The RNA shown here (glmS glucosamine-6-phosphate activated ribozyme aptamer) has 164 nucleotides. It matches the Rfam family "glmS glucosamine-6-phosphate activated ribozyme aptamer". Rfam classes the family as a riboswitch. Rfam's curators write: This entry contains a glucosamine-6-phosphate activated ribozyme that is found in the mRNA for GlmS. GlmS is an enzyme that uses fructose-6-phosphate and glutamine to generate glucosamine-6-phosphate. The prediction has a mean pLDDT of 76.
RNA sequence: ACAUAGUUCCCAGCGCUGGUUCUCGAAGCGGCGACGGAAGCGCUUUGAGAAGACGAGGAAGAGGUUGUCGAGUUGUCAGCGGAUGCCUCUCGGCUGUUCCGGUCGAAAGAACCUUGUUAAAACCGAAAAGUGAUUUUCGGGACAAAGCAGGGGGAGGAAAUCGA
Numbered sequence: 001a002c003a004u005a006g007u008u009c010c011c012a013g014c015g016c017u018g019g020u021u022c023u024c025g026a027a028g029c030g031g032c033g034a035c036g037g038a039a040g041c042g043c044u045u046u047g048a049g050a051a052g053a054c055g056a057g058g059a060a061g062a063g064g065u066u067g068u069c070g071a072g073u074u075g076u077c078a079g080c081g082g083a084u085g086c087c088u089c090u091c092g093g094c095u096g097u098u099c100c101g102g103u104c105g106a107a108a109g110a111a112c113c114u115u116g117u118u119a120a121a122a123c124c125g126a127a128a129a130g131u132g133a134u135u136u137u138c139g140g141g142a143c144a145a146a147g148c149a150g151g152g153g154g155a156g157g158a159a160a161u162c163g164a
Base pairs, nucleotide, nucleotide: 014081015080016079017078019077020051021050022049023048024047025046026045027044028043029042030041054070055069056068060090061089062088063087064086065085091105092104093103094102095101097159098158099157100156112152113151114150115149116148117147123140124139125138126137127136128135129134
């Protein structure tokens, strides 16, 4: 590097991180003190770590782009990567056909009305791991919006052709 087999992941608020914040160790410095030292405190350097998005929702293809919705005690800061969003074009569905326009994406009309949809973290309690920052698990636990689904609602202009 290739091939085969097995295992793990089953994923898009997702992954990562030389910034930043925090913890522990080591060294140095400072301050306090009459002087010196230990502990503790503060700062610096260095090593090893911790934190760094809570769920809901989302995929025809290509390109572009600082990419939906709310919850929260607001570092969910900052940076990098990714990304189902949005825009343009192409393809496709519907609007009888074709073109234009509109609107959607193979579950393929929008606005609008109505019904439905297990939010999770947070927070409280407990257990476990770690010197620690912190993490994991279990129990309790209230509260969204967008979207989606069912029902209602509602399809234009031009031309040609066909039928009545």